[in-house]
């Protein structure tokens, strides 16, 4: 530090997602060693067992043991040792855990003149002499027990008087001195009060007790300031807030009580909800910041829930007590017992978290005079790869590149020095031996770890490597399988038969005892932006103004000093982090010093700034005077033109009204037109990016009333400003309520029309409603999609207002200043587009508002409305985009230009018959296949009776029908039964070649015959190719370099002005050259010269029936070479151009006529069946022979051809004239035979010589409009002709039969000249078969005004929401599945509070009751103080009862919302999207959505 993804492509905005880092983890696979570290995050869930707090006999009276003495013993003495109880201290510390708690809890930093302090240390100081008890024991009782009564005895450092007594305490003074208001201190004085134990020891002496003063150490109290969300929680609050005076407490204080007052919080966020231990730290960032509070520290809370005191120096007390409640246990049912969030452990919860361990050696606590004991505090070890660190699994040599996997173009190529193999070494693990530091203040003694760490020795490479990945991000590639399956995935996305993306495998990347995954935080994110963002079109400027609170805020002097800044001291714990060292071999860890700790608080000082106070100034702002513009508001009259209606005339058959219609008016007299009235609305012209207004808005005239701005003068006031959350007001249309009023227009609704419907677009009518008063609403593209204010920053040009100058005799005109409104422009500024003194520029204040796209401006809740709604305003869940500006493009029922048989003119046609062909559909054993809009259909097929053939049915063959290699035999081959449909089988019989030779025999070529490896496939896949084609389209276009422009796609060139058939050709131009296309070059035809004349030709000369023959090469012709035609002259136009008209010559004239030729490229177009070809399939078959049958089928429908329907003809006769072409398995002549088709014949000819070969038209006769002398189908008979074969299935001829048809509905198709149209001939394919193909000539029109319009294409330019590109996109209902949400009669948890009853225990108070050793008095059992129990109130947990609030779960049904594969109905929107859209609002209607009424131009 940045990637990927919105699109064809681009910039940009905007989210999603990844690399990093980090963990108290968890799961997969995997697992050698050490070391330091860390392990219930969930169930504050409920725990068996065991231990975590005890000591002290030097307080104390027993009492047990044991020893000694004395005794006979019983005992007694006296040591020592245990310890039940009383007493002392310590059980408030360590340790656990994080429920609560949003608070002076915590942090920081003060403050107590409002305070307490055991143990400790310092100072002095005191310790005197009584008393009554009791537990323990004993004894007699209860009780299952727990426990527990009663009587009797005992002792203290237990307990209670008395003295003594202050520098204690409390009350009164006095002096002095300080301060902070009550007061401190220090001196001095008077009165009251109030202490104590004693142990050890033989002794010094210790070791303790009492008050007292000081310290430390610990606690408590106040205080300032920070401490997480929600205002869809806006008001809370009665002990509340303040005061007297009492209580209470270590100790202020409503803490708690009587009375009094009525106050105190809150928009700087009070209440209320929800959330949470806080820090010091930790993780992460460059930093600011965000998150988190495991381990370690420091502070809180808590201890089964709730309450509550008591003891104490300290608790309302984890391992004490008392009650209330759940639970659990014991029980003899009457009672009792317990509290692991301590250490280990179990059980449950859970993705998940460990030994019921050793030891008091160390450090530390506790008690103790010590000894010593007690410590699950704490050392240690167990057990988790859970962290972090640092070591090993070997190392050096070794190519035949082994063996094997994988792959392969078969040739390799990789694993790969990798292995083996050969030398070496031994950390770790193992096994021997040896052995600690930690332990000491003088010595001895004292290790849980631990025979550990660590050293020595020994063997052996020996025991020790996996995990993720390999399409881009993102380092790493191939094979098979598998086929939108199965499955992958963080995001883009892979998978539908050649997957680097799924599964495996070989291979490579990474990381390593870990390796990926998966949660969570930081980061990347400038994606809440203080540091560091935005608002004109991307998400955002409030419709608009007054104006609170806040915020900001001119010029000067003084002064303070609160913000600032600066220097000191104090604190900011220790750990932790950074830097230097130190110590474990390193390291991680651990250590010593430094620094930081950015902070807060004291105190000194500076005074420029900001603040605050004073004084003053005039530029800001205000104010005045005296002007002129203005559809500013309000209200009153007032006016003419039109519409409508009503009355009368005049007049007659229509009018209306549309694209064309109707519906509607209209002889009951309509429109029309003339007079005259009625009424209501709205004010033509002038009128203008003109004026006013803060926005909405404001237009006829005239009165009155009244805001506002503006320029002008500079006497006045002195900063009196600018914004403006919250509030108030005003705010277009629609719309609502009350009364008015109603022409004209018009939602709804009617009714005609259009249409597949037509709830609309058009029309006729018409109702609210539009107007007018009053009063709600309160929204709009309410736009300039651009908040207000100030300041500065190049110009030109307009136009409204005002005013100054110059000049003029005036005016206009010039020049210049201010205001307001446009344009166009430079710098800057922006993603662009664009904005540019009216800023989107540069800078300042203040305010709103934004933070992905859908859900959704919806829902629930508050507010506000009469409704209608309007404000405020979520979340679940979805989706990787959605979105702005630009660019090529494609498209438009947008534009312009312009070109084509595209239309139009015209001429022939198809579509209607019959009959050929082809297709589809049908049908079949098969009717092989392929081709389907133009660009499939007389196409592939230039010819299916067998073949062909590739399909059916049978019938055979399997190394094969065809190739190549091997062995073996045999030349090869030919004929000739037999069986059979035939392939085939099977017997016979000829017959032997050619090269070498050592003559045995090899070899070449072929043939059988065997075995294998292979042959073979018209079997798949044209969407796996490749060649070939088609089409746009012979249209005029497509590009490239280099420069230029643009952040970039891209643009320029290629556009623009002409002009052409043409990107052709000229000018111009930020272009300037080039390429592929076009033209030309090639064939061919038209004209002519020149060569050469035989098969061609004959003018002249002979000759024939005949150029037949002789001459001949002049013409024709043939085929070679060559000229001609270039807008080259002349005129006109045009720009002095290109070009373009018209002419001359010329055979040709502007590309002369035709061909061939087909830019970039489009369409997954056509073709595995023309060929070739990659994967896949199939191998006694999907190969291959063979016979027969199919490709020829026939209720249908289409395309394309012939041939007609007649007289421009039809039949018969006669008669001229072509061209291309073909010709040996061949054309085939003459003669001759038949009606004929054909036969018989065999001259010529491999052809400018023979032949096909008859051209048809065209002339003349005949027919007379009819189903005909038209048309020919169709069908019988009988020929011919090819073939082995003519049934299915070929062609032709005679004869006979003689159907449809009388010019063809909508539609639709060709063709611009030697064309259409018409005639005929040839030729390929072929054994035969042609109405089809490709040619060729022969006869030969008509029409083109034009380019509106239909079709196709080219070019400029617009629009787009379109890119698979309009065959595009995309809207809404309905109907299915799912999913999440809202309402809902309710229903059911929970939480918190409020009111009322009930009232545990227990403080305090109170006290008519029983009960009382100490002390006192009287005096022998009384009194008293004073105590205990009991009882009485106050107060009080828990528990109840009752109405509300909030959270949540759930609900019959219902309401949208969101997702889905190819449903349904429409066609809204995107193009002028076919009625331009959209906004606000009423209204209608399956639905999009129509309409009306005002805005907007996106």
């Nucleotide at each position: 530090a940045g990637a990927g993804u919105u699109u064809g492509a681009u910039c940009c905005u905007g989210g999603c997602u990844c690399a990093g880092g980090a963990c108290g983890a968890a799961c997969g696979c995997u697992g050698g060693c050490g070391g330091c570290g860390u392990g219930c995050u969930u169930a504050a869930c409920a725990c068996a067992u065991g231990c975590a707090a005890g000591u002290c006999g030097a307080a104390c009276g027993g009492a047990g043991a044991u020893u000694g003495c004395a005794g006979u013993a019983a005992u007694g003495u006296a040591a020592u040792c245990u310890u039940a109880g009383u007493g002392g201290c310590g059980g408030a510390c360590g340790g656990g855990u994080g429920a609560g708690u949003a608070a002076c809890g915590c942090g920081u930093g003060g403050g107590c003149a409002a305070u307490c302090u055991g143990c400790c240390u310092u100072a002095a100081u005191c310790c005197g002499g009584g008393g009554g008890a009791u537990a323990a024991c004993a004894c007699u009782g209860g009780g299952a027990a727990a426990c527990u009564a009663g009587u009797g005895c005992u002792a203290a450092u237990a307990c209670c008087g008395c003295a003594u007594a202050a520098u204690a305490u409390a009350a009164c003074g006095a002096u002095a001195u300080g301060g902070c208001a009550u007061c401190a201190u220090a001196u001095u004085g008077u009165u009251a009060u109030c202490a104590a134990a004693g142990g050890a020891g033989u002794a010094a002496u210790c070791c303790g007790g009492g008050a007292u003063a000081a310290g430390a150490u610990g606690a408590g109290c106040c205080c300032g300031c920070g401490u997480c969300c929600g205002a869809u929680u806006a008001g809370c609050u009665a002990g509340u807030u303040g005061g007297u005076g009492a209580u209470g407490u270590a100790a202020c204080g409503g803490a708690c009580c009587a009375c009094c007052a009525a106050g105190g919080c809150a928009a700087c966020g009070a209440u209320c909800g929800g959330u949470a231990g806080c820090c010091g730290a930790a993780c992460u960032g460059a930093g600011a910041g965000g998150u988190u509070g495991a381990u370690c520290g420091g502070c809180c809370a808590c201890a089964u829930u709730g309450g509550g005191a008591c003891u104490g120096a300290g608790a309302c007390a984890c391992g004490g007590c008392c009650c209330a409640g759940a639970c659990u246990c014991c029980u003899a049912c009457g009672g009792g017992a317990g509290g692991c969030a301590g250490c280990a452990g179990u059980g449950g919860g859970g993705a998940a978290u460990a030994u019921u361990g050793c030891a008091c050696a160390a450090u530390g606590g506790g008690g103790g005079a010590a000894a010593c004991c007690c410590u699950g505090a704490u050392g240690c070890a167990g057990c988790a790869a859970c962290g972090c660190c640092g070591c090993g699994u070997g190392a050096a040599g070794g190519a035949u590149g082994a063996a094997g996997g994988u792959u392969u173009u078969c040739g390799g190529a990789u694993c790969g020095u990798a292995a083996a193999c050969u030398u070496c070494u031994u950390u770790g693990a193992c096994g021997a031996g040896g052995g600690a530091c930690g332990a000491a203040a003088a010595a001895a003694a004292u290790g849980a770890c631990g025979g550990u760490a660590c050293c020595u020795c020994g063997a052996a490479a020996a025991c020790a490597a996996g995990c993720c990945a390999c399409g881009g991000c993102u380092a790493a590639c191939u094979a098979c399988g598998u086929g939108c399956c199965a499955g992958c995935a963080g995001c883009c996305g892979c998978g539908g038969u050649a997957a680097u993306a799924c599964g495996u495998a070989g291979g490579u990347g990474g990381c390593g005892a870990g390796c990926g995954u998966u949660g969570u935080c930081c980061g990347g994110a400038a994606u809440u932006a203080c540091u560091g963002g935005g608002c004109g079109u991307a998400a955002a400027g409030g419709g608009c103004g007054c104006g609170u609170a806040g915020g900001c805020g001119g010029g000067a002097a003084u002064a303070c000093a609160a913000g600032u800044c600066a220097g000191a001291u104090g604190u900011g714990a220790a750990a932790a982090c950074u830097c230097c060292g130190g110590g474990c071999u390193u390291a991680a860890c651990u250590u010593g010093g430094a620094g930081a700790c950015u902070g807060c608080a004291u105190u000194u000082g500076a005074a420029a700034c900001u603040g605050u106070a004073u004084u003053u100034c005039u530029u800001g702002a205000g104010g005045a005077c005296a002007g002129g513009a203005g559809a500013g508001g309000a209200a009153a009259g007032c006016g003419g033109a039109a519409u409508u209606c009503c009355u009368a005339g005049u007049g007659u058959a229509g009018c209306g009204g549309u694209g064309a219609a109707a519906u509607g008016c209209g002889u009951a007299g309509a429109u029309a037109u003339u007079a005259g009235g009625a009424g209501g609305a709205a004010c033509a012209c002038c009128a203008g990016u003109g004026g006013c207004g803060a926005a909405g808005g404001c237009g006829g005239c005239u009165u009155u009333c009244u805001g506002g701005a503006c320029a002008u003068u500079a006497a006045c006031u002195g900063a009196c400003g600018c914004u403006g959350a919250g509030g108030c007001g005003c705010g277009a249309a629609a719309g609502c309520g009350u009364g008015g009023g109603g022409a004209g227009c018009a939602a709804a609704c009617a009714g005609g029309a259009u249409u597949a419907g037509a709830u609309a677009c058009c029309c006729u009518g018409g109702u609210a409603g539009u107007c007018c008063a009053c009063g709600c609403c309160g929204u709009a593209a309410a736009c300039g999609a651009u908040g207000a204010a100030u300041g500065c920053u190049a110009g030109g040009u307009g136009u409204a207002g005002a005013g100054g100058g110059u000049a003029u005799c005036g005016a206009c005109c010039c020049c210049u200043u201010c205001u307001g409104u446009g344009c166009c422009g430079c710098a800057g500024u922006u993603a662009a587009c664009a904005c540019a003194a009216u800023a989107a520029g540069c800078a300042u204040u203040c305010c709103g508002c934004c933070u992905g796209g859908g859900g959704a401006g919806u829902a629930c809740g508050g507010c506000c409305g009469c409704a209608a709604g309007g404000u405020u305003g979520a979340a679940a869940c979805u989706c990787a985009a959605a979105g702005g500006a630009a660019u090529u493009g494609a498209c438009g029922g947008g534009g312009g230009c312009c070109c084509g048989c595209a239309c139009a003119a015209g001429c022939g046609g198809u579509g209607g018959a019959g009959c050929a062909u082809g297709u589809g559909g049908u049908u079949u054993a098969a009717u092989u296949c392929g081709a389907c809009g133009c660009a499939a259909c007389g196409c592939g097929a230039a010819g299916a009776a067998c073949c062909u053939u590739a399909c059916c049915a049978g019938g055979g063959c399997u190394u094969g029908a065809c190739a190549u290699c091997c062995a073996a035999c045999u030349a090869a081959u030919c004929c000739c039964g037999u069986a059979g449909a035939g392939a085939u089988a099977u017997g016979g019989g000829a017959g032997u070649g050619c090269c070498c030779u050592u003559c045995g025999g090899g070899g070449a070529a072929a043939g059988u015959u065997g075995a294998g490896a292979c042959a073979g496939g018209u079997g798949g896949u044209g969407c796996a190719u490749g060649g070939u084609u088609g089409u746009c389209g012979u249209c005029a276009g497509c590009u490239c370099g280099u420069g230029u422009c643009g952040u970039g796609a891209g643009a320029u060139g290629u556009u623009g002005g002409g002009u052409u058939a043409a990107g052709u050709c000229c000018c111009g131009c930020a272009a300037c050259g080039a390429g592929c296309g076009c033209a030309a070059c090639c064939c061919u035809u038209g004209u002519u010269g020149u060569u050469a004349g035989u098969u061609g030709c004959c003018a002249u000369c002979a000759u024939u029936a005949a150029g037949u023959u002789g001459g001949g090469c002049a013409c024709u012709c043939u085929a070679g070479c060559g000229a001609g035609a270039c807008u080259g002259c002349c005129g006109g136009u045009g720009a002095c151009a290109a070009a373009u008209c018209g002419g001359a010559g010329g055979a040709a004239g502007g590309u002369g006529g035709g061909g061939a030729c087909g830019a970039c490229g489009u369409c997954a177009a056509a073709u595995c069946a023309u060929c070739a070809u990659g994967c896949c399939c199939c191998u006694u078959a999907u190969g291959u022979c063979c016979u027969g049958g199919g490709c020829u089928a026939c209720a249908c429908a289409c395309g394309u051809a012939c041939u007609a329907c007649a007289a421009u003809g039809g039949c018969u006769a006669u008669u001229a004239c072509a061209g291309c072409a073909g010709g040996a398995u061949g054309c085939g002549a003459a003669g001759g035979a038949g009606u004929a088709a054909u036969c018989c014949g065999g001259a010529g000819c491999g052809a400018a010589u023979c032949c096909c070969a008859a051209a048809a038209a065209a002339u003349a006769g005949u027919c007379c409009c009819a189903g005909u002398u038209c048309g020919g189908a169709u069908u019988g008979u009988g020929g011919g002709c090819u073939g082995a074969a003519a049934c299915u299935c070929g062609c032709c001829c005679a004869c006979a039969u003689g159907a449809a048809g009388u010019c063809g509905g909508a539609a639709u198709u060709g063709c611009u000249a030697g064309u259409a149209a018409u005639u005929g001939c040839a030729g390929g394919u072929c054994a035969g078969c042609a109405u089809a193909c490709u040619g060729c000539a022969g006869u030969g029109a008509a029409u083109a005004c034009g380019u509106u319009c239909c079709c196709g294409g080219g070019c400029c330019u617009u629009g787009u929401a379109c890119a698979c590109a309009c065959c595009g996109c995309c809207c809404g209902u309905c109907a299915c599945a799912c999913c999440a949400u809202g309402a809902g009669a309710g229903u059911c948890u929970g939480c918190a509070a409020c009111a009322c009853c009930c009232g545990a225990a227990g403080u305090c108070a109170g006290u008519a009751g029983u009960c009382u050793a100490a002390c006192u008095g009287u005096u022998u059992a009384c009194a008293g103080a004073g105590g205990a129990c009991g009882c009485u109130g106050c107060c009080g947990a828990a528990g109840g009862u009752g109405g509300g609030g909030c959270c949540g779960a759930u609900g019959a049904u219902u309401g949208g919302g969101g997702u889905g594969a190819a449903g349904u109905c429409g066609u809204a929107a995107c193009a002028a999207g076919g009625u331009a859209g959209c906004c606000g609002u009423a209204u209608c209607g399956g639905a999009a959505g129509g309409u009306g009424c005002g805005g907007c131009u996106g």
Small-subunit ribosomal RNA from a sediment metagenome, 1498 nucleotides, folded computationally. Model confidence (mean pLDDT): 84 of 100. It matches the Rfam family "Bacterial small subunit ribosomal RNA".